[in-house]
Context: one part of a larger RNA
RNA sequence: UUGGGCGUAAAGGGUAGGUAGGUGGUCUCAUUUGUCUGGGGUGAAAGCCUUGAGCUUAACUCAAGAAGUGCCUCAGAAACGGUGAGACUGGAGUCCUGGAGAGGGUCGUGGAAUUCCCGGUGUAGCGGUGAAAUGCGUAGAGAUCGGGAGGAACACCAGAGGCGAAGGCGGCGACCUGGACAGGUACUGACACUAAACUACGAAAGCGUGGGGAGCAAACAGGAUUAGAUACCCUGGUAGUCCACGCUGUAAACGAUGAGUACUAGGCUUGGCGGGUCUUGACCCCUGCUGAGCCGGCGCUAACGCAAUAAGUACUCCGCCUGGGAAGUACGGUCGCAAGACUAAAACUC
Numbered sequence: 001u002u003g004g005g006c007g008u009a010a011a012g013g014g015u016a017g018g019u020a021g022g023u024g025g026u027c028u029c030a031u032u033u034g035u036c037u038g039g040g041g042u043g044a045a046a047g048c049c050u051u052g053a054g055c056u057u058a059a060c061u062c063a064a065g066a067a068g069u070g071c072c073u074c075a076g077a078a079a080c081g082g083u084g085a086g087a088c089u090g091g092a093g094u095c096c097u098g099g100a101g102a103g104g105g106u107c108g109u110g111g112a113a114u115u116c117c118c119g120g121u122g123u124a125g126c127g128g129u130g131a132a133a134u135g136c137g138u139a140g141a142g143a144u145c146g147g148g149a150g151g152a153a154c155a156c157c158a159g160a161g162g163c164g165a166a167g168g169c170g171g172c173g174a175c176c177u178g179g180a181c182a183g184g185u186a187c188u189g190a191c192a193c194u195a196a197a198c199u200a201c202g203a204a205a206g207c208g209u210g211g212g213g214a215g216c217a218a219a220c221a222g223g224a225u226u227a228g229a230u231a232c233c234c235u236g237g238u239a240g241u242c243c244a245c246g247c248u249g250u251a252a253a254c255g256a257u258g259a260g261u262a263c264u265a266g267g268c269u270u271g272g273c274g275g276g277u278c279u280u281g282a283c284c285c286c287u288g289c290u291g292a293g294c295c296g297g298c299g300c301u302a303a304c305g306c307a308a309u310a311a312g313u314a315c316u317c318c319g320c321c322u323g324g325g326a327a328g329u330a331c332g333g334u335c336g337c338a339a340g341a342c343u344a345a346a347a348c349u350c
Base pairs, nucleotide, nucleotide: 004321005320006319007304008303012318014201015200016199017198021194022193023192025088026087027086028085029084030083031082033081034080035077036076037075038074039073040072041071042070049065050064051063052062053061054060091191092188093187094186095184096183097182098181103177104176105175106174107173108172109171110154115149116148117147118146119145120144121143125136126135162169163168206247207246208245209244210243211242215241216240220236221235222234223233258317259316260315261314262313263312266295267294268293269292270291271290272289273288274287275286276285299306300305323350324349325348332343333342334341335340
């Protein structure tokens, strides 16, 4: 390579948009480019294969045949693929109406709590632990009442709940803005799916410049513990955590499960929007679409388990895997301010 795989054994790209490429709904006509059938030509010799023959046999050699999957050409077929023309509405999209939502951005605003400051009351402790000590306090702490400052996060509601492509998103209000869903079937008429390259987004930590800094807290200091204790515990505490702009581009970026389409028993719960029944009625009950979950049968699986949100049955396209270590390392290249990221071996060894 062929083949086999990717939830947990090696293996799904962090996510999306998207170019090339690959793939592509129903019907009619045409074409004959792929495709199929038949004929002809060619397909050197040697070799391979078959049948014979010659050296005593074999190897070897000789003769004949077969084969030569290919290419060219002629005639024919028209189901399928392609191409051209025309038509269709089920895929896809547009339009109208409606409600749901922590979807995103900007500006504003609210209360609780912590800390600090000022003032009142008040006196000897407070704090902390397994026990302590460092620490704070008679220069009046802690406690308590009133006032003020400032930063960050939003208790209850809250749900196995919702929204988002993923990362992720939670006080309240206004403005700007994306998507999904239901109902209506008015319009377009295959406009679709996937997706190398490319582009954008991308938790936390980290970096640059300028702000901000309440609480928390790497580093650091001290107190304990201990044989030691560069830790776990305690008292402090700086970066950072927050904001603006720019960079970084990684995570157990997880459902460890790529995207799309179709098909294949059921039962229960729940979010959104309908229809029917019944109404005083938000209900109950029956039912449609669309999400989120639990259980379970066929089937699948090495097992665990998955099971209409598939890991079932199929198709299309992309990514990835090929014994462990060396190693996601070296070297080279690209990117980055740096940290480093991406791409990615081998010797050697078991």